[in-house]
RNA sequence: GCAGAGGAUCGGGUGGUCGCUCCGGCCUCCGGGCCGGGGAGGAAAGUCCGGGCUCCACAGGGCACGAUGCCGGAUAACGUCCGGGCGGGGUGACCCGACGGAAAGUGGCACAGAAAACACACAGCCCCGGCCUCAUGCCGGGGCAACGGUGAAAAGGUGCGGCAAGAGCGCACCGGCGGCGUGGAGACACGCCGGCCUGCCAAACCCCAUCGGGAGCAAGACUCGAGCAGGAGGGGAUGAGGCUGCCCGCGGACCCUCCGGGUAGAGUCGCUGGAGGUCCCGAGCAAUCGGGAUCGCAAGAGAGAUGACCACACAAACACAGAACCCGGCUUACAGAUCCUCUGCGCCC
Numbered sequence: 001g002c003a004g005a006g007g008a009u010c011g012g013g014u015g016g017u018c019g020c021u022c023c024g025g026c027c028u029c030c031g032g033g034c035c036g037g038g039g040a041g042g043a044a045a046g047u048c049c050g051g052g053c054u055c056c057a058c059a060g061g062g063c064a065c066g067a068u069g070c071c072g073g074a075u076a077a078c079g080u081c082c083g084g085g086c087g088g089g090g091u092g093a094c095c096c097g098a099c100g101g102a103a104a105g106u107g108g109c110a111c112a113g114a115a116a117a118c119a120c121a122c123a124g125c126c127c128c129g130g131c132c133u134c135a136u137g138c139c140g141g142g143g144c145a146a147c148g149g150u151g152a153a154a155a156g157g158u159g160c161g162g163c164a165a166g167a168g169c170g171c172a173c174c175g176g177c178g179g180c181g182u183g184g185a186g187a188c189a190c191g192c193c194g195g196c197c198u199g200c201c202a203a204a205c206c207c208c209a210u211c212g213g214g215a216g217c218a219a220g221a222c223u224c225g226a227g228c229a230g231g232a233g234g235g236g237a238u239g240a241g242g243c244u245g246c247c248c249g250c251g252g253a254c255c256c257u258c259c260g261g262g263u264a265g266a267g268u269c270g271c272u273g274g275a276g277g278u279c280c281c282g283a284g285c286a287a288u289c290g291g292g293a294u295c296g297c298a299a300g301a302g303a304g305a306u307g308a309c310c311a312c313a314c315a316a317a318c319a320c321a322g323a324a325c326c327c328g329g330c331u332u333a334c335a336g337a338u339c340c341u342c343u344g345c346g347c348c349c
Base pairs, nucleotide, nucleotide: 001345002344003343004342005341006340007339008338009337010336013312014311015310016309017308018307020039021038022037023036024035025034026033027032041320045331046330048329049328050327051326052325053216054215055214056213060248061247062246063245065212066211067210068209069208070084071083072082073081074080085099086097087096088095089094100207101206105205106204107201108200109199122148124144125143126142127141128140129139130138131137156174157173158172159171160170161169175197176196177194178193179192180191181190182189183188220269221268222267223266224265230259231258232257233256234255235254242250243249276295277294278293279292280291281290282289283288
């Protein structure tokens, strides 16, 4: 210098003019006006996970349903994060992985092919017998799966021995599986032994383990005010309604339909100061945790505000996008700018 990998930060500043909204104060002819102050994001988004909070439900057991899925740790919790293992990709920095079980059962595997999972025998190899004899050939019986062909995949792979021809039939190495030992907290790794050799699919059913009550701030609470709390019919201790979607079981008095009347709301709280920000010290590889100091920490509406223009400097102010209870994540979108660490290649000293 070129190409790349990982991470962090910003994504506008200053001044002016005109608006919008909320809060406080003052004025008012009650319409509003004036002054002062606050006013979106890194994702406010998708609403995909998790938690707080709120109300409802909750005697117990089983089934069913859903989610998650290597190991250890972090956390309020998680499907998140950190560290590690294994597998895959990259020369490398580094990146990616629903990564438990297919030897519990059921099921599936297009086309091609003889055969797709209780293996099979198309082409083929070998032995024996017969066709008068030998060879070829044909027929019959038997053995085989090396070699050829099909396929995404063919029943461990390669080589040597062996054999009539073959075959883990025997052996060596490699791969898998099982057992033992060693190391490790564990996932797992390494070593030795045993011919034990078992196809793939569980984001197919399923099995195993763990977790899971429901609804959401229009949750919900309080205050004021108004109305109703009436009638008829039916069911019900020979068991109503309920607990739970189902079954068992529990339990013990109300329930259903129609008619009539009435229907009206308003205000306050919840609401934003919190698993908070910044800095320092300590523990830890890290996620994170503990302690201390500090902060003029202020969107908080209720049909829902946060905008537009001009000037200046600059290379240029332009991207994606707009809060409605809050927080931790994930995912997705994003013009441009800046910083740190690292890798590969080339060149110079």

This is a predicted structure of a 349-nucleotide RNA (Bacterial RNase P class A) from a Chthonomonadales bacterium. The prediction has a mean pLDDT of 76. Lineage of the source: Bacteria > Bacillati > Armatimonadota > Chthonomonadia > Chthonomonadales. RNAcentral holds the sequence, with entries from ENA. Rfam family: Bacterial RNase P class A. Gene Ontology terms of the family: ribonuclease P activity, tRNA processing and dimeric ribonuclease P complex. By type it is a ribozyme.